[in-house]
RNA sequence: GAUGAACGCUGGCGGCGUGCCUAACACAUGUAAGUCGAACGUGAAGAUGCAGCAAUGUAUCUGAAAGUGGCGGACGGGUGAGUAACACGUAGGUGACCUGCCUCGAAGAGGGGGAUAACCAUUGGAAACGAUGGCUAAUACCGCAUGGUCUUGUUUAGGUGGGAACUUAGACAAGUAAAACCUUGGUGCUUCGAGAGGGGCCUGCGUCCGAUUAGCUAGUUGGUAGGGUAACGGCCUACCAAGGCGAUGAUCGGUAGCUGGUCUGAGAGGACGAUCAGCCACACGGGAACUGAGAAACGGUCCCGACUCCUACGGGGGGCAGCAGUGAGGAAUAUUGCACAAUGGGCGAAAGCCUGAUGCAGCAACGCCGCGUGGAGGAUGAAGGUUUUCGGAUUGUAAACUCCUUUUAUGGGGGAAAAGAACGGAUGGUACCCCGUGAAUAAGUCACGGCUAACUACGUGCCAGCAGCCGCGGUAAUACGUAGGUGACGAGCGUUAUCCGGAUUUAUUGGGCGUAAAGCGUACGCAGGCGGUUUUUUAAGUCUGACGUGAAACCUCCCGGCUUAACUGGGAGAAUGCGUUGGAAACUGGAGGACUUGAGGCAAUGAGAGGUAUGCAGAAUUCCCGGUGUAGUGGUGGAAUGCGUAGAUAUCGGGGGGAAUACCAGUGGCGAAAGCGGCAUACCAGCAUUGUACUGACGCUCAUGUACGAAAGCGUGGGUAGCAAACGGGAUUAGAUACCCCGGUAGUCCACGCCGUAAACGAUGAACACUAGGUGUGGGUGGCCUUAAAAACCAUCCGUACCGAAGCCAACGCGAUAAGUGUUCCGCCUGGGAAGUACGGCCGCAAGGCUAAAACUCAAAGGAAUUGACGGGGACCCGCACAAGCAGCGGAGCGUGUGGUUUAAUUCGAUGCGACGCGAAAAACCUUACCUGGGUUUGACAUGUACGUAGUAGUGAAGUGAAAGCGGAACGAUCCGCAAGGAAGCGUGCACAGGUGAUGCAUGGCUGUCGUCAGCUCGUGUCGUGAGAUGUUGGGUUAAGUCCCGCAACGAGCGCAACCCCUAUCGUUAGUUACACGUGUCUAGCGAGACUGCUGGAUUAUAUGCCAGAGGAAGGUGGGGACGACGUCAAGUCAGCAUGUCCUUUAUAUCCAGGGCUACACACACGCUACAAUGGGCAGCACAAUGGGCAGCGAAAGGGCGACCUGGAGCAAAUCCUAACAAAGCUGUUCGUAGUUCGGAUUGCAGGCUGCAACUCGCCUGCAUGAAGCUGGAGUUGCUAGUAAACGCAGGUCAGCAUUACUGCGUUGAAUACGUUCCCGGGUCUUGUACACACCGCCCGUCACGUCAUGGGAGUUGGUAACACCUGAAGUCGGUGACUCAACCGCAAGGAGAGAGCUGCCUAGGGUGGGGCUGAUGACUGGGACG
Repeated sequence: GAUGAACGCUGGCGGCGUGCCUAACACAUGUAAGUCGAACGUGAAGAUGCAGCAAUGUAUCUGAAAGUGGCGGACGGGUGAGUAACACGUAGGUGACCUGCCUCGAAGAGGGGGAUAACCAUUGGAAACGAUGGCUAAUACCGCAUGGUCUUGUUUAGGUGGGAACUUAGACAAGUAAAACCUUGGUGCUUCGAGAGGGGCCUGCGUCCGAUUAGCUAGUUGGUAGGGUAACGGCCUACCAAGGCGAUGAUCGGUAGCUGGUCUGAGAGGACGAUCAGCCACACGGGAACUGAGAAACGGUCCCGACUCCUACGGGGGGCAGCAGUGAGGAAUAUUGCACAAUGGGCGAAAGCCUGAUGCAGCAACGCCGCGUGGAGGAUGAAGGUUUUCGGAUUGUAAACUCCUUUUAUGGGGGAAAAGAACGGAUGGUACCCCGUGAAUAAGUCACGGCUAACUACGUGCCAGCAGCCGCGGUAAUACGUAGGUGACGAGCGUUAUCCGGAUUUAUUGGGCGUAAAGCGUACGCAGGCGGUUUUUUAAGUCUGACGUGAAACCUCCCGGCUUAACUGGGAGAAUGCGUUGGAAACUGGAGGACUUGAGGCAAUGAGAGGUAUGCAGAAUUCCCGGUGUAGUGGUGGAAUGCGUAGAUAUCGGGGGGAAUACCAGUGGCGAAAGCGGCAUACCAGCAUUGUACUGACGCUCAUGUACGAAAGCGUGGGUAGCAAACGGGAUUAGAUACCCCGGUAGUCCACGCCGUAAACGAUGAACACUAGGUGUGGGUGGCCUUAAAAACCAUCCGUACCGAAGCCAACGCGAUAAGUGUUCCGCCUGGGAAGUACGGCCGCAAGGCUAAAACUCAAAGGAAUUGACGGGGACCCGCACAAGCAGCGGAGCGUGUGGUUUAAUUCGAUGCGACGCGAAAAACCUUACCUGGGUUUGACAUGUACGUAGUAGUGAAGUGAAAGCGGAACGAUCCGCAAGGAAGCGUGCACAGGUGAUGCAUGGCUGUCGUCAGCUCGUGUCGUGAGAUGUUGGGUUAAGUCCCGCAACGAGCGCAACCCCUAUCGUUAGUUACACGUGUCUAGCGAGACUGCUGGAUUAUAUGCCAGAGGAAGGUGGGGACGACGUCAAGUCAGCAUGUCCUUUAUAUCCAGGGCUACACACACGCUACAAUGGGCAGCACAAUGGGCAGCGAAAGGGCGACCUGGAGCAAAUCCUAACAAAGCUGUUCGUAGUUCGGAUUGCAGGCUGCAACUCGCCUGCAUGAAGCUGGAGUUGCUAGUAAACGCAGGUCAGCAUUACUGCGUUGAAUACGUUCCCGGGUCUUGUACACACCGCCCGUCACGUCAUGGGAGUUGGUAACACCUGAAGUCGGUGACUCAACCGCAAGGAGAGAGCUGCCUAGGGUGGGGCUGAUGACUGGGACG
């Protein structure tokens, strides 16, 4: 885009079309084919006349109904079951034929005969339908006569033809016709000839799928003779011959009416075959003939069968795939209408009759086309809706409102053409016209994530749902549902189904095969396809002219008719085809001649693991025999099994046997491939080069076919040294049906025969030609040089390998050995899986091979390359990473934190490194967020607003209570304003407050971590189709992407470094304070100083740098700090703060008391103190720095054993205090290796301090008590120098304090680093990758469960086409015909002729039987797909 459509929602009108696609299923009822009296005989009934009183009779006229007869019924109408066929289409043939009615022409129609229906009578039957007897007519039937240009036979002459034969003109013989009717002019009748139209038969070409259908055929193929037909013909019969068809697809199976055309497509094509038109076939299923001009007959006959109806049970009837209509089936398809007025048909002389053909109407948005549902103005941008950043925006000129119009609707009036002169109009009072009324009667559907035009809100929360593909939905959904808005189309709009297109995705136009699917393992070769140079000829292909045909409709263009369009009329074009005929001769083909370059031959030479057979050789392994010899050997990562004192291994000598041929040996050679390797001989084959006076296209490719074809395997018979599936043993391991070891059988070897496959690979079919080069190598030939040779060099042919231009390729890559450019032929491919599987067939001894699907399922599978990440890949480098050391932790007691458990609550968060002395730089109350209980509700706190309020705000006694609170005596205000009043306050109400409630996966900010690791990027340029690359890689060097050099890169940015702070040295300035009182050792300002600057060395590229040294307080970033690139971890934090959304509002808010965060079987983390003599106790003696201080530090002095108390000088600090003698240290003394004079937990008593308050739950002091613990398993942490370790001091928080924590300060002060193999982490380059959520990745197979489709299966049950045999209706034909018979002959008997009956062949159908093909189903079973 389309449809004979259907379904959902909706629906105003008209025109023109269309309407059972399914059950060729069954049909009630009505109707669709009759007509003619001018062919014929009757004649109901009626009318009229006459006779009659009447009954009635008679005559005439009209004439129903049935019959005889004629014509029609073979047309028209329906359907598409069958049919793959001369059925259809197209072009021809018929010298092999027929033709009623119609037209033209010629001739004729004489004279006879016998019946019969109707009718009458009798009679059978329920009916259908008959039977017998009698009467009668014809255009019904039958003889006779006449007769031709008729038929048949014979024959003469001419013509055509290859011929059978046909035709023209004759001759002879035989045979054969007729019907009348009405009327005065016609219609009929007979014979013959011709025409027109119609039909039969034959032929070329075209006409679906399957080879998992490869052979089919017996009247089959042909002939002769005969029969039959309108006619040819095996159409049929007899005989003879053995043919005919088939890979150019026979036969068989499946499907199907064919065509003009329709839809689509740029076309070529593809799909379809409704309506309209042509042809065919069919008429309940099957068979058969009759009549006829025509039928094997839709509304005729006979028979069989199924179904159905009537019946008196004896017997009969029926055929809607005509028009309506009914049932059924189905997603689905209409009225039991009107009329013969028109067109057409039948009959008739005609009037006319008949006509469900046809013309019309009805139903259906089923399709196409046209029209309408109003038009113009109208901004307060109304109301309402939706949304909002609360300002607005949008719906939206849309509405309202004003003016206008009347298509349509409705009321009324008029009113056709369609009918050529007359009668006649179903449609139809329709189309159309006029007048009136009144915006009146008339809008929906689908969509809005992308493709694809159109966006927001709410609801929902991986639910409900959507979905054509991708996909959406897990609390902010433009994707679900609803609403508003918007978009598209519009009386329709969506969905579903189907076809074409897009799809160059079957590729003729117009594709491919190295790696994406795809080159047969290789060769030979029949058919087939294709084929070198030249010439003559032909005209099959080819090109061209003319003619015929290609129905109409359809299509395109032009012009017309309906108001327009759809629709329709006329003309032209087109119809790509086929046939006939004339011409051309380039190319292809055919025929003839010639040629040599393709191909082949001949001669000479050459190389070679080419093949087959036979023989021989040496090295090695192993076995046997013998000698020497003694305890091990062998094997492995390390071992063990094994062998060995019965003598191994080792070694020497001898012997046997089998298999394979070291070195040479090489991207060397040969072969078609598989493959081929010692030497010699024989036979066989191929190849290359050179020469050539031969043949003369003999060629290339190759479906089917044939041959060869590694290894393994199979069969028969041998052989067996070594090796070695299976198997045994030993190890390894969680296991080890493996890798390793010790053994070991098939096999490996030979002969013969099978198998026929491999990553049979160059993943690259064969042949030929053309298209830059360079470098090796193997085999020839020629040249040059040489005395000669070799080698080298030059040229050339054949082979082989690498690099590479153009070109090609998706890229990788290929590149004269093409994957380049062309030609020819063959094979193969068409998404992944199922599956190279099932079934079938062929082959095989088997194993198995070859050929080769479908159901179902997925949205991918795949190639090449890129960036990362990863690797029990590689290279290089770094780090207290390891190593070397020191001190620890892990064991004990205690402290703190966490988990767990418990609890009314033990608030919350942090959870590998990077949570766990973390948030917390202080939980008795408070803090506090938790629990229990008691209170309050505009609230503990903020803002706004309304109202109220003068003893108002505020202070607040008694009482009550655990407190909060309740209560309220008494006291008692402030500011502005002249006043009224206002502000503030308080109370009440409304808005709101409040929330440590949720979400760190909605967020900001801040932080941790990789990591102070050296990286991360950009611009321009260049390369690449692109992703991307380059730069940033490489060579050096550095702590460093630090620097140097090189380089299709050149530059730049964030990082590194430096700039900042502290510290080490010096100078200078100033000095509150300090002190020795005029100084700098102190303080804090300013400056200097260090830069590989200097020297040397080795090395490198002379660069950058490295090493050593000098000088210097300091030397190679001097030491320390602050400083943290792009990013990663949805890392941490909503409980520090801020914040979106959600939740809560007499509670999740707020106040108070008490409790809890301090629990305790246990586990972990971080610490402290120890376990002691390098120590503990006692006594004496030394040396610091950083800090803090007014609700503070607090001196002296005094008291107390002590904590502390009294005291209150001094100090807002270099001044005073803390503060002391800091401690470790040093000197002296004691203890003597012990659970101690170590260790101090725990507990008791007595005290002190802070504080409303030390019970839960603080700290300190004194006396007493005196636990574990004697250096700590696996494992694990920190540290490289003023560091570790040890020692004390200070501070923050703080009323007090659990501080052993944290942050600082100084004192004493080491050991070790060979080095980078390993562990951990990191950086750079490279490599592989099926990973990209990135190895904590991906992913394979079994098993278990569920669902689905499918193969096998003992079988069971259908369908279908044949075959064999039996039976066999009707019927044609044949035979017979003793029975029957009007026409002719005969006087008659009888005859001729015909028929009944009987019978033969054929045959529909039925039965029996064994097979074929194909479905359904089946216990069980096999694999498969998905979850």